[in-house]
This record gives sequence, C1' cells and structure tokens, in this order.
RNA sequence: GGUUUUGUAGUAUAAUGGUAAUUACAUGGGAUUGCAAAUCCUGUAAUCUCAGUUCAAGUCUGAGCAAAGCCU
Repeated sequence: GGUUUUGUAGUAUAAUGGUAAUUACAUGGGAUUGCAAAUCCUGUAAUCUCAGUUCAAGUCUGAGCAAAGCCU
C1' cells in the first nucleotide's frame, strides 16, 4: 500500500428496517444477617463519527476513524 471482517452501558453479549435497545457480570440504594458472604427487590449507565436512502436506521448505502486477520 491492497483486501476482508468488526465497532452497542465499566466488561461481555442479543436485537427480521418498526414497542420503552436484551441479558449476564460489575456498580448505586434497600430487604435479609449479631457482623459479613450468599440470596431477594429496585435504580443508574450504551448503538465509533459524518452524510445518504426510508414514514421509520443499531440494522441498508457512501466517506472517514479505530481494531483484528490475510496478501504485499
């Protein structure tokens, strides 16, 4: 330099173009306990960026950014 794939809460992960973007761990609050752990209830927190298509985009298209694989 070329090419392919990937990018979603702190971490991992789901989501036929259509509901209030899912779940687990972590984390805040509460219950329980003599204290703690475990358990239970409840909350906060996310679509890489910019455009385009569409009534509607995490999803499709283009450009860019970042990461990984392959070729050189």

Overview: The RNA shown here (transfer RNA) has 72 nucleotides and comes from Candidatus Hodgkinia cicadicola. The sequence is in RNAcentral, with records from ENA and GtRNAdb. It matches the Rfam family "tRNA". Rfam classes the family as a transfer RNA. From the family's description: Transfer RNA (tRNA) molecules are approximately 80 nucleotides in length. Its mean pLDDT, the model's own confidence on a scale to 100, is 81.